[in-house]
RNA sequence: GGGCUGGUAGCUCAAUGGCAGAGCGCCCCGUUCGCACCGGGGAGAUUUCGGGUUCGACCCCCGACCGGUCCA
Numbered sequence: 001g002g003g004c005u006g007g008u009a010g011c012u013c014a015a016u017g018g019c020a021g022a023g024c025g026c027c028c029c030g031u032u033c034g035c036a037c038c039g040g041g042g043a044g045a046u047u048u049c050g051g052g053u054u055c056g057a058c059c060c061c062c063g064a065c066c067g068g069u070c071c072a
Base pairs, nucleotide, nucleotide: 001071002070003069004068005067006066007065010024011023012022013021018055026042027041028040029039030038048064049063050062051061052060
């Protein structure tokens, strides 16, 4: 330098054009003599950035940045 792949909540990951979700973690409540387990509820993400297409974009297109991998 080029090919492929990834970037979404504190962490690990879904969502393949129509309300951004789950598990773990965090907070509260129940349960217990107490803790853990378990049950219920809650907070938490301008979807890496800038443009484009579209009535509508995490999703499609272009460019940039960062990580992984392969080739040279």